Model confidence (mean pLDDT): 77 of 100.
Predicted 3D model of a 161-nucleotide RNA (glmS glucosamine-6-phosphate activated ribozyme aptamer) from a Synergistaceae bacterium.
Its Rfam family is "glmS glucosamine-6-phosphate activated ribozyme aptamer". The family's RNA type in Rfam is riboswitch.
The model forms 86% of the base pairs in the Rfam consensus.
RNA sequence: AAGGAGUGGUUAGCGCCUGGACUGGUUACAAGCCAGUUGACGAGGUCGGGGGAAGAUCGAAGCUAUCGGCGGAUGCCCCCGUGGCCCUGGAAGAUGGGCCAGGAAGUCUUCUUACAAAACCGAAGAGCGAUCUGCGGGACAAAGGGAGGACAAUCUUCCUG
Numbered sequence: 001a002a003g004g005a006g007u008g009g010u011u012a013g014c015g016c017c018u019g020g021a022c023u024g025g026u027u028a029c030a031a032g033c034c035a036g037u038u039g040a041c042g043a044g045g046u047c048g049g050g051g052g053a054a055g056a057u058c059g060a061a062g063c064u065a066u067c068g069g070c071g072g073a074u075g076c077c078c079c080c081g082u083g084g085c086c087c088u089g090g091a092a093g094a095u096g097g098g099c100c101a102g103g104a105a106g107u108c109u110u111c112u113u114a115c116a117a118a119a120c121c122g123a124a125g126a127g128c129g130a131u132c133u134g135c136g137g138g139a140c141a142a143a144g145g146g147a148g149g150a151c152a153a154u155c156u157u158c159c160u161g
Base pairs, nucleotide, nucleotide: 014071015070016069017068019067020038021037022036023035024034025033026032041059042058043057047081048080049079050078051077052076082101083100084099085098086097087096089159090158091157092156093155094154095153106151107150108149109148110147111146112145113144120137121136122135124133125132126131
């Protein structure tokens, strides 16, 4: 300084707006001023600790205002730790290499396959309007899944052929 406690739900394309754009008023018109509207559509996302950077993944829409700005964020990079997976027909051990995070994924590549919301259409409500709200209809993604192909270790012991 702050009312407290309990339960449930939601929670990062999330929150905000001094620019811009748009609407209304004022104004002979304009400028200016005042008031408002807009300013990201879903999917997906946290092993633990520390540090760094900061324009944080996947597509859809739009045809470039989802522009621009501020803040935040499970993203990215590095180090340490813990755990998992791959590297010879099989098992165990040692070492090495590579990739991941408790649904724990060797690298590259081909084919195949699944799911969304806005957008769009319709009608309804609020508003002078820009616009907003929910309802009905409504198709299409990527990551992902599946099936292959090529390539990827040394040694020791045992087993099998």